[in-house]
The prediction has a mean pLDDT of 83. Predicted 3D model of a 72-nucleotide RNA (transfer RNA) from Entomoneis umbratica. Its Rfam family is "tRNA". Rfam links the family to the GO term triplet codon-amino acid adaptor activity. By type it is a transfer RNA.
RNA sequence: AAGCUUUUAGUUUAGUGGUAAAACACUUUGCUCAUAACAAAAAAACCGUAGGUUCAAAUCCUACAAAGCUUA
Numbered sequence: 001a002a003g004c005u006u007u008u009a010g011u012u013u014a015g016u017g018g019u020a021a022a023a024c025a026c027u028u029u030g031c032u033c034a035u036a037a038c039a040a041a042a043a044a045a046c047c048g049u050a051g052g053u054u055c056a057a058a059u060c061c062u063a064c065a066a067a068g069c070u071u072a
Base pairs, nucleotide, nucleotide: 001071002070003069004068005067006066007065010024011023012022013021018055027041028040029039030038048064049063050062051061052060
């Protein structure tokens, strides 16, 4: 310098155009003499940033940023 991949909740991952799901963790409650385990409930991400296409975008397109890989 060129090319490719990835970026979604505190963490790890789903989600191939119809309005974001789950596990763990955290919080509360139940159970227990108490803790753990177990059970139940609630909260938490407008999806890396900014634009574009579309009735509608996490998803398609462009640029930029970050991380990783490959080539020279």